Description
c-di-GMP-I-GGC riboswitch aptamer from Thiobacillus sp., 86 nucleotides, folded computationally. The sequence was found by an Rfam model in a public genome assembly. Of the family's consensus pairs, 95% are formed in the model.

RNA sequence: ACCGAACAGGGCAAACCCGCCGCGAGGCGGGGACGCAAAGUUACCGGUCUCGCGGCAAUUCAUGCGAGACAGCGGGGCCGCCGGUU
Numbered sequence: 001a002c003c004g005a006a007c008a009g010g011g012c013a014a015a016c017c018c019g020c021c022g023c024g025a026g027g028c029g030g031g032g033a034c035g036c037a038a039a040g041u042u043a044c045c046g047g048u049c050u051c052g053c054g055g056c057a058a059u060u061c062a063u064g065c066g067a068g069a070c071a072g073c074g075g076g077g078c079c080g081c082c083g084g085u086u
Base pairs, nucleotide, nucleotide: 001085002084003083004082011036012035016031017030018029019028020027021026034072040078041077042076044075045074046073047070048069049068050067051066052065053064
């Protein structure tokens, strides 16, 4: 530097259930494993979602604005374990 077929040591943990927090998207802890070689980290770009405002005669809708959520949606940035090959 490349690879994750095999071997070995380990790691994370979807849905769902329980508790707590949040208006909500969702988060944290415990149980639990569908999966994951970055399922480590980061909202930088795109995307999805939530709440509010605005708008409307009105609305569950479109556009706009604001504040948020998702890193297990894609891309980018940063960092890194084990094994193999060179």